The RNA shown here (transfer RNA) has 75 nucleotides and comes from a Candidatus Woesearchaeota archaeon.
[in-house]
RNA sequence: CCGCCCUUAGCUCAACCUGGCUAGAGCGCUCGGCUGUAACCCGAGAGGUUCCUGGUUCAAAUCCUGGAGGGCGGA
Numbered sequence: 001c002c003g004c005c006c007u008u009a010g011c012u013c014a015a016c017c018u019g020g021c022u023a024g025a026g027c028g029c030u031c032g033g034c035u036g037u038a039a040c041c042c043g044a045g046a047g048g049u050u051c052c053u054g055g056u057u058c059a060a061a062u063c064c065u066g067g068a069g070g071g072c073g074g075a
Stems, first nucleotide, its partner, number of pairs: 001074007010027004020058001029045005051067002054064002
C1' cells in the first nucleotide's frame, strides 16, 4: 500500500443479509418477596447518541460516502 471481517446496555452477544412492532437476551446492578442472616430461587425496575460524520428514504442499528479503533490475509 491492497483486500476482507468486527465495533449495539457495565460485560458477553442477538437483531444487519431482505430498511418498518417502542432496539432485545443472558450475566451484572438496584428494589421487593423468600430466609434467623446471607446465598440460591421468584418477581419488578433502572441502564443505549447502536464507534464518529455526512447522505439516501415517509422511515436507517440495518443501505451508501468519508473517517476512527481492533483483527486476519496479501504484496
Model confidence (mean pLDDT): 82 of 100. The RNAcentral record of the sequence draws on ENA. Rfam family: tRNA.